[in-house]
RNA sequence: CGGGGACUGGUCUAAUGGCAUGGCGCUGCGUUCGGGACGCAGAAAUUCGCGGUUCAACUCCGCGGUCCCCGA
Numbered sequence: 001c002g003g004g005g006a007c008u009g010g011u012c013u014a015a016u017g018g019c020a021u022g023g024c025g026c027u028g029c030g031u032u033c034g035g036g037a038c039g040c041a042g043a044a045a046u047u048c049g050c051g052g053u054u055c056a057a058c059u060c061c062g063c064g065g066u067c068c069c070c071g072a
Base pairs, nucleotide, nucleotide: 001071002070003069004068005067006066007065010024011023012022018055026042027041028040029039030038048064049063050062051061052060
């Protein structure tokens, strides 16, 4: 330098263009002598950034960023 891929709560991970999902973790409550485990409830995401298309974008298009792979 060329080509390809990934980027979503603290973390991991879903999501035909139409309410952003679940696990772990966290908080509260129940249970327990207490904790763990278990059960119930809850908080936490401007979906990497900026534009564009669209009534509507995590999703499609362009440019850029970081990381990974292949080639030179």